[in-house]
RNA sequence: GAGAAUCCAGAAGCGCCAGCCCUCGCCGGAACCACGUUCCAGGUGAGGUGACGAGGUGGAGGGUGAUCGAGCAGUCGGCGGGUGCCCUCUCGGCCGUCCACGGCCGUGAAGAAGCGGAAAAGCCCGGGAGUGAUCUCGGGGACAAAGCCGCAUCCGAGUGGAGC
Numbered sequence: 001g002a003g004a005a006u007c008c009a010g011a012a013g014c015g016c017c018a019g020c021c022c023u024c025g026c027c028g029g030a031a032c033c034a035c036g037u038u039c040c041a042g043g044u045g046a047g048g049u050g051a052c053g054a055g056g057u058g059g060a061g062g063g064u065g066a067u068c069g070a071g072c073a074g075u076c077g078g079c080g081g082g083u084g085c086c087c088u089c090u091c092g093g094c095c096g097u098c099c100a101c102g103g104c105c106g107u108g109a110a111g112a113a114g115c116g117g118a119a120a121a122g123c124c125c126g127g128g129a130g131u132g133a134u135c136u137c138g139g140g141g142a143c144a145a146a147g148c149c150g151c152a153u154c155c156g157a158g159u160g161g162a163g164c
Base pairs, nucleotide, nucleotide: 014080015079016078017077019076021048022047023046024045025044026043027042028040029039030038031037032036052069053068054067058090059089060088061087062086063085064084091106092105093104094103095102097162098161099160100159101158111154112153114151115150116149117148123140124139125138126137127136128135129134
């Protein structure tokens, strides 16, 4: 240093990074000249960056590979994961009391369109860490969209049996 085992903590624009890019050191070349500076393509070592919020989970399995916008748009590229979608089963809600089947849904538990609604980063100011790329903290401050929230409109709701 790599690997293995055990324990603890840690997650969903979430986690990680070997490409490209960026920083510094050393090596190499060139210029200058009084030994240091500048520039250049490359090699190498160590680092840096690599998703801004809104929204989102009945359970199990399978498949697929997941809503919405914001951004001076690398939020590139790669790997992994995921609350999305579809199917099967199951649990639950509703279909005016109960049961079975069926249908639509998922705990605010039918569908459709309409109106309205609210961010964070970026940005500005300041603090801290680092040679640096960068990282982090505080303050100020606007602007979104949706399958999200609210309002209200339209509109669907069985089949059989029992009971009243």
Molecule: glmS glucosamine-6-phosphate activated ribozyme aptamer
Organism: Acidimicrobiia bacterium